[in-house]
Molecule: Bacterial small signal recognition particle RNA
Organism: Candidatus Izemoplasma sp.
This record gives sequence, C1' cells and structure tokens, in this order.
RNA sequence: UGAGCAUCUCCAUUCAAUGAACAGGCAUGAACCAGGUCAGAUCGGGAACGAAGCAGCCUUAAGUGUAUUGUUUAUGUGGGUGGAGAUGCUCGAUA
Repeated sequence: UGAGCAUCUCCAUUCAAUGAACAGGCAUGAACCAGGUCAGAUCGGGAACGAAGCAGCCUUAAGUGUAUUGUUUAUGUGGGUGGAGAUGCUCGAUA
C1' cells in the first nucleotide's frame, strides 16, 4: 500500500417493540333539564275517543372503559440493508 474477514463508532433507510396524539370499532352511558314507545294513574267528554305524561323498555349525546383497527410522531429498545471512519488478523506487492 491492495484485497478479504472480524469487532466497534457514526450516518441514512427499513421491519418490529414501547410511549404519545388524532380518528374509527365494541361495550357502557340521561331520576328531571335528549328522543321514541308509554302499563298504571290523571284530565276533557253523555259516549266514541282525545290530551298531557311518571315508572319500565329501546335508541343515543356529552362522558367513561377497552389485551381492538388505522394514521402521524418520538426513542438511552431489538434486528436487516447500504455508506464512512477506527482497530485487529490473513494473503500479495514495494522499500
């Protein structure tokens, strides 16, 4: 000094992991101040019927939860690939 191999550091990129934010899925979720249906009871009516409407039930809002999905983002986490630098070993060339 050339090539190969190994180790370490840095950079880029990518996969996963762990957090955060946002948006979905599922569940839950209103004594009254959401909706629907309104037993019983109440009111009007001679009656037929009508009216308002508590409890209950159903749907849901805000909210809450979730070992759920996706996107974005972060890193003293674990890998892949590529590049640069350092060290060591082997072979070759030169002095």